Annotation:
Transfer RNA from a Candidatus Woesearchaeota archaeon, 74 nucleotides, folded computationally. It was read from a public genome assembly. Rfam family: tRNA. Rfam classes the family as a transfer RNA.

RNA sequence: GGGCCGGUAGCUUAGCUUGGAAGAGCGCCUGACUUUUAAUCAGGCGGUCGAGGGUUCAAAUCCCUUCCGGCCCG
Numbered sequence: 001g002g003g004c005c006g007g008u009a010g011c012u013u014a015g016c017u018u019g020g021a022a023g024a025g026c027g028c029c030u031g032a033c034u035u036u037u038a039a040u041c042a043g044g045c046g047g048u049c050g051a052g053g054g055u056u057c058a059a060a061u062c063c064c065u066u067c068c069g070g071c072c073c074g
Base pairs, nucleotide, nucleotide: 001073002072003071004070005069006068007067010026011025012024013023020057027045028044029043030042031041032040050066051065052064053063054062
C1' cells in the first nucleotide's frame, strides 16, 4: 500500500442481508420478602448506533469519506 471482519447502554452483544417503534442478558437504583445479607420477585434507570457527509417522506441498516481495533496478502 491492497483486501476482509468488527465498533450499538457501564460490560457482553442482537438487529444491518430485505430502510419503517432502538432490543436482550449482566449491571445500577427503589421496593417486596428475610433478623440481616444473599437468592428470588416487582418497578425503574441507562444509547449523538465510532465520526462527518449524501440519498430518502423516513437511515443502526443503503452510498461516499474518515478514525480505531483485529486478521490476511504484498